RNA sequence: CCGCAUAGCAGAGCGCCAGGGCUCGCCGCACCCGCGGCGAGUCGACGAGGCAGGGGAUCUCGGAACCUUCGGCGGGUGACCCUCGGCCGGCCACGGUCGUGAGCUGUCCAGCAAAUCCCGGGAGCGAUCCCGGGGACAAAGGGGGCAGCGGGUGGCUCG
Numbered sequence: 001c002c003g004c005a006u007a008g009c010a011g012a013g014c015g016c017c018a019g020g021g022c023u024c025g026c027c028g029c030a031c032c033c034g035c036g037g038c039g040a041g042u043c044g045a046c047g048a049g050g051c052a053g054g055g056g057a058u059c060u061c062g063g064a065a066c067c068u069u070c071g072g073c074g075g076g077u078g079a080c081c082c083u084c085g086g087c088c089g090g091c092c093a094c095g096g097u098c099g100u101g102a103g104c105u106g107u108c109c110a111g112c113a114a115a116u117c118c119c120g121g122g123a124g125c126g127a128u129c130c131c132g133g134g135g136a137c138a139a140a141g142g143g144g145g146c147a148g149c150g151g152g153u154g155g156c157u158c159g
Base pairs, nucleotide, nucleotide: 014074015073016072017071019070020043021042022041023040024039025038026037027036028035029034046063052083053082054081055080084099085098086097087096088095089158090156091155092154093153094152103149104148105147106146107145108144109143117134118133119132120131121130122129123128
């Protein structure tokens, strides 16, 4: 370096289903459709961003799509409090602000998704599910430019 085997990782917008939608089977009514009951299935959030440690709480960011992404359950990287940590020349305390890429605000710029959609394939009686290919489109955060604000107080006396 190559090949093979095994294990782990590839991050939680994640998992689940008792209401509900849909499908199939059986039964009853109806006898074409359909309605009801029972059973078995199936659907039930599409990317992006986001995790110092601990804690409690009817507690979680920003868009895309739009026929249930309805209605719920559980969890959760949000916010808050404490601790720890960064920054405010060094150190300590308080204060402020953030979270290791460790100030805030406004504005401009660049760049960034998947589903939906189109084409094809596979599984299933079916609802539906899975895979491959094609071409798009976003906001927040983050990055860059400019502007504004903040960059403190006390102590030590290290420079």
Molecule: glmS glucosamine-6-phosphate activated ribozyme aptamer
Organism: Bacillota bacterium